[in-house]
A computed fold for a 91-nucleotide RNA from Betaproteobacteria bacterium UBA2592, annotated as Glycine riboswitch aptamer.
Its Rfam family is "Glycine riboswitch aptamer". Rfam links the family to the GO term glycine biosynthetic process. Rfam describes the family as follows. This family represents the bacterial glycine riboswitch.
RNA sequence: CUCCGUUCCAUGGGAGAGGGCUCGUUGCACACGGGCCGCCGAAGGCGCAACGCACCCGCAAACGCUCAGGCAAAAGGACCAUGGAACCGGU
Numbered sequence: 001c002u003c004c005g006u007u008c009c010a011u012g013g014g015a016g017a018g019g020g021c022u023c024g025u026u027g028c029a030c031a032c033g034g035g036c037c038g039c040c041g042a043a044g045g046c047g048c049a050a051c052g053c054a055c056c057c058g059c060a061a062a063c064g065c066u067c068a069g070g071c072a073a074a075a076g077g078a079c080c081a082u083g084g085a086a087c088c089g090g091u
Base pairs, nucleotide, nucleotide: 003090004089005087006086007085008084009083010082011081012080013079018037020036021035022034023033024032025031038071039070040069044067045065046064047063051058052057
């Protein structure tokens, strides 16, 4: 210095599921709060295999659970691509 890795930033892409019923606030509602059902999983969170280990235990997800979040639009959104920066590592 290059490439890889991790983290962050920007841009673009990015699924699923009731605009549910009811009460209140409001001029109105797709908004806010309460109650009652029905659903979704790709923020976050939790759980588990092989395998490792004497044992305890460690141990992944786009799998499972749905606490949280979400179910018109908007916002958010795992992840992917491109560009940039930083970091401690590897080559």